[in-house]
RNA sequence: AUGGGCGUAGCUCAACUGGCUGAGCAGCGGUCUCCAAAACCGCAGGUUGCAGGUUCAAAUCCUGCCGUCCGUG
Numbered sequence: 001a002u003g004g005g006c007g008u009a010g011c012u013c014a015a016c017u018g019g020c021u022g023a024g025c026a027g028c029g030g031u032c033u034c035c036a037a038a039a040c041c042g043c044a045g046g047u048u049g050c051a052g053g054u055u056c057a058a059a060u061c062c063u064g065c066c067g068u069c070c071g072u073g
Stems, first nucleotide, its partner, number of pairs: 001072007010025004019056001027043005049065005
């Protein structure tokens, strides 16, 4: 330089080929316990990497850029 994959909650990942953004762990609160752990119940947590475009509607499709990983030279 070029081809491809990935980028969504603090972390690990889903979102069924455009139609309500979710789960587990972590965090906070509660129940239980003499206390704690475990277990159970609940709560909070998001500019879906950034900027545009298409669409009634975009995490999803298109373009450019950034980051990261793999390959080619």